[in-house]
Context: one part of a larger RNA
Molecule: large-subunit ribosomal RNA, domain II
Organism: Actinomycetota bacterium
RNA sequence: UCCGACGAGUUACGAGCUGUCGCGCGCCUAAGGCAGGGACAGCCGGAGGCCGAGCGAACGCGAGCGUGAAGAGCGCAGAGUGUGGCAGCUAGUAGACCUGAAACCGUGUGAGCUACCCAUGGCCAGGGUGAAGCGUCUGUAACAGGACGUGGAGGCCCGAACUGAUUAGUGUUGCAAAACUACCGGAUGAGUUGUGGGUAGGGGUGAAAUGCCAAUCGAACACGGAGAUAGCUGGUUCUCCCCGAAAUGCAUUGAGGUGCAGCCGGGGCCGAGUUCUGAUCGCGGGGGUAGAGCGCUGUUGAGACGCGGGGGCUUCACCGCCUACCAACUCUUGGCAAACUGCGAAUACCGCGACCAGCGGCGACCGAGUGAGACGGCGGGUGCGAAUAUUCGUCGUCAAAAGGGCAACAGCCCAGACCCACGGCUAAGGUCCCGAAGUGGGUGUUGAGUAGGCAAGGAAGUCGCGAUGCUCAGACAACCAGGAGGUUGGCUUAGAAGCAGCCACCCUUGAAAGAGUGCGUAAUAGCUCACUGGUCGAGGAUCGAUGCGCCGACAAUGUAACGGGGUUAAACACACCACCGAAGCCUGGGAUCAUACACUUGUGUAUGGUGGUAGGGGAGCGUCGUCAAGCGAGGAAGCACGAACGGAAGUCCGUGCGGAGCGAAGACGAGUGCGAAUGUCGGA
Numbered sequence: 001u002c003c004g005a006c007g008a009g010u011u012a013c014g015a016g017c018u019g020u021c022g023c024g025c026g027c028c029u030a031a032g033g034c035a036g037g038g039a040c041a042g043c044c045g046g047a048g049g050c051c052g053a054g055c056g057a058a059c060g061c062g063a064g065c066g067u068g069a070a071g072a073g074c075g076c077a078g079a080g081u082g083u084g085g086c087a088g089c090u091a092g093u094a095g096a097c098c099u100g101a102a103a104c105c106g107u108g109u110g111a112g113c114u115a116c117c118c119a120u121g122g123c124c125a126g127g128g129u130g131a132a133g134c135g136u137c138u139g140u141a142a143c144a145g146g147a148c149g150u151g152g153a154g155g156c157c158c159g160a161a162c163u164g165a166u167u168a169g170u171g172u173u174g175c176a177a178a179a180c181u182a183c184c185g186g187a188u189g190a191g192u193u194g195u196g197g198g199u200a201g202g203g204g205u206g207a208a209a210u211g212c213c214a215a216u217c218g219a220a221c222a223c224g225g226a227g228a229u230a231g232c233u234g235g236u237u238c239u240c241c242c243c244g245a246a247a248u249g250c251a252u253u254g255a256g257g258u259g260c261a262g263c264c265g266g267g268g269c270c271g272a273g274u275u276c277u278g279a280u281c282g283c284g285g286g287g288g289u290a291g292a293g294c295g296c297u298g299u300u301g302a303g304a305c306g307c308g309g310g311g312g313c314u315u316c317a318c319c320g321c322c323u324a325c326c327a328a329c330u331c332u333u334g335g336c337a338a339a340c341u342g343c344g345a346a347u348a349c350c351g352c353g354a355c356c357a358g359c360g361g362c363g364a365c366c367g368a369g370u371g372a373g374a375c376g377g378c379g380g381g382u383g384c385g386a387a388u389a390u391u392c393g394u395c396g397u398c399a400a401a402a403g404g405g406c407a408a409c410a411g412c413c414c415a416g417a418c419c420c421a422c423g424g425c426u427a428a429g430g431u432c433c434c435g436a437a438g439u440g441g442g443u444g445u446u447g448a449g450u451a452g453g454c455a456a457g458g459a460a461g462u463c464g465c466g467a468u469g470c471u472c473a474g475a476c477a478a479c480c481a482g483g484a485g486g487u488u489g490g491c492u493u494a495g496a497a498g499c500a501g502c503c504a505c506c507c508u509u510g511a512a513a514g515a516g517u518g519c520g521u522a523a524u525a526g527c528u529c530a531c532u533g534g535u536c537g538a539g540g541a542u543c544g545a546u547g548c549g550c551c552g553a554c555a556a557u558g559u560a561a562c563g564g565g566g567u568u569a570a571a572c573a574c575a576c577c578a579c580c581g582a583a584g585c586c587u588g589g590g591a592u593c594a595u596a597c598a599c600u601u602g603u604g605u606a607u608g609g610u611g612g613u614a615g616g617g618g619a620g621c622g623u624c625g626u627c628a629a630g631c632g633a634g635g636a637a638g639c640a641c642g643a644a645c646g647g648a649a650g651u652c653c654g655u656g657c658g659g660a661g662c663g664a665a666g667a668c669g670a671g672u673g674c675g676a677a678u679g680u681c682g683g684a
Base pairs, nucleotide, nucleotide: 001684002683003682004681005680006679011094012093013092015090016089017088018087019086020085021084022083023082026050027049028048032044033043034042054061055060064076065075066074067073097235098234100232104225105224106223107222108221109220115199116198117197118196119195120194121193122192123191124189126158127157128156129154133150134149135148136147137146138145162186163185164184167182168181169180170179201217203213204212205211210219238620239619240618241617242616243615248261249260250259251258252257262370263369264367265366266365268362269361270360271359276358277357278356280354281353282352283351284350285349291343292341293340297337298336299335300334301333302332303331304330308326309325310323311322312321313320373398374397375396376395377394378393379392380391381390382389403414404413405412418590419589420588421587423586424585425584429580430579431578432565433564434563438577440576442574443573444572445571451567457551458550461548462547465544466543467542468541470539478535479534480533481532482531484508485507486506489503490502491501514529518527519526591610592609593608594607595606596605597604598603599602621673623670624669625668626667627666630662631661638657639656640655641654642653644651645650
């Protein structure tokens, strides 16, 4: 990993509802008993239970009662019938669908491992060092001291056994659930070791690490309470048909749970019309959003006026004067506001009416699931007008929806799959090739492979449009010529002469020429411009708002920012024709459900429906057991292969193997269906 077998809503009790049956001028028996061979069936047994009247806390009253002063009002009840059996569904109490803790408690078993202790034994090659003491000599007044011997102390030294385990390597499905190799620590000691014995689980033991107490230790192990509990995770077994959610509100020691409501299913009840629901239209409503506005509440740009204040001047003081400072009120002009409004929509909502469509409505009853939602559009909050962010409202889709498109891609666009068809038409989106359908026609745009990623910003790219002024009395550009005089304006300055800076910015001649546009000089000089004339001969200058392009444009494996090829139309804009294109629609056939009608009562016709998770409802198939029609050596079950039938689960037949049981379409009853549970056991 695979295969096989086993493997999960059961049973009891007392309830509720539904169905069905019995009885109903009420229904049922319980324990127990009678007869009998007897499971069981039959017959007794009415003790008791439910119902037949309610109301009140109760006394109690009673078709009424309670409250109350009440004959009022209000609350509940009355005019609305039961009971028992069986079956189904559901909740409750029990382990209560199955598996799963970590833990808690009780009773025992463990110190043959290990920790410490007790008793009694064993062991420690060899070498080194050389304490005390003692002796001899020396020395001292005597001591002390010194030398040499002797001696053999030590948690002394080196180092085997023994014991330990520092570092490294190997090993890591090992030789080994802790080893091996090399090196290493201790090695007469707080040493090591044999044997016997002791301490036990909130307890021991501990040179103390929460260490160790049998490969287990922040509380051992075994069994029991025990099926502990688990708002948690996982799993929960055949088929078809009908309907079909929720991820919200309120509350919660509540937030991944639960209760009630909402939304789903089932079966009922009422009504058949001035009913009810929905679409559209008309009429009537309330509102304070969008927008707008600035009288109100606030805020605010510019200006006028200038209460008051600041600053300056002046004064002995009081006054007074000035002010390009702040600034009230008022005025002019212009803005802003979720918590501003003298205005105010569209929608939405409510009511009435018309018309159309649909059979409609209903509260109580039974069964649920849901109460983590996600993205997209629009309107808001939070955030950085960040987020596949978060939080509301509203609509859609997904969730629970397949199909076509978007290269691929739950939430986008189109469109809702009952089944079959080698029939047709379309939607979104497409029509050069991959790849179904136009190398379609028309008019323009783009030249960037723009299309086929990007901003502020930048630019005589280019198309069309608009505005302003110039222009054959000659524009624009280019070229030729002039561009002067007072004057070096005054000031400043070392100098300042158009051209450092400050002030002024005049006059004259003239076709024109600034008290000077730039370069330049120390300052002059020089070059140039404005301005004017000439040559030339037709458009040229500036601005605005658009369309399509350009630059801005740098990332890591390999083109890699059209799906690809490739495209100058196969790009873009506008309108047009044709075609392709889905499970949409149509056509033909079939199935099923609902409603209506018809009759021959299980058929036909008509209309409409039939995606689906959680979940509800309906109808069936099969397995095992009991009864049983029946089948079986003239061959049961089972197995293998094959044929047929059915909408499915499945059924039935034939042949072979097999060799003794099987059993319906008729009933009853369940240990009744496996692919999943790190499922259990066995096998490969």